[in-house]
């Protein structure tokens, strides 16, 4: 100085009951309980594969503990380095 991965920023990005009941309230809403769902925060399993072997890694697959089920916000994954930090690296 360039480029990696990490952070942060700006984009793009699903799915599922405005269920029912009770308390608060003018209404919207939010809380709690019951029964129906979803899976792209997070965790936890595993398979193809990696590893000479065991161990161990492992997905957008399964699970459904957290999370969520108008809209909105966030949300895996993914675009911007002519967004920006700060490390590593010649």
């Nucleotide at each position: 100085g360039g480029g990696g991965a990490c952070g942060u920023u700006c984009g793009a990005g699903a799915g599922a009951g405005c269920g029912u009941c009770g308390g608060u309230c003018g209404c919207c809403a939010c809380c709690a309980g019951c029964c129906g769902c979803c899976g792209a925060a997070g965790g936890c399993g595993c398979a193809a594969c990696c590893c000479g072997c065991c161990c161990g890694g492992g997905a957008u697959c399964g699970c459904u503990c957290a999370g969520g089920c108008c809209c909105a916000u966030a949300u895996a994954c993914u675009g911007g380095a002519u967004a920006c930090g700060g490390u590593u690296u010649g």
Predicted 3D model of a 90-nucleotide RNA (Glycine riboswitch aptamer). It matches the Rfam family "Glycine riboswitch aptamer". Its family is annotated with glycine biosynthetic process in the Gene Ontology.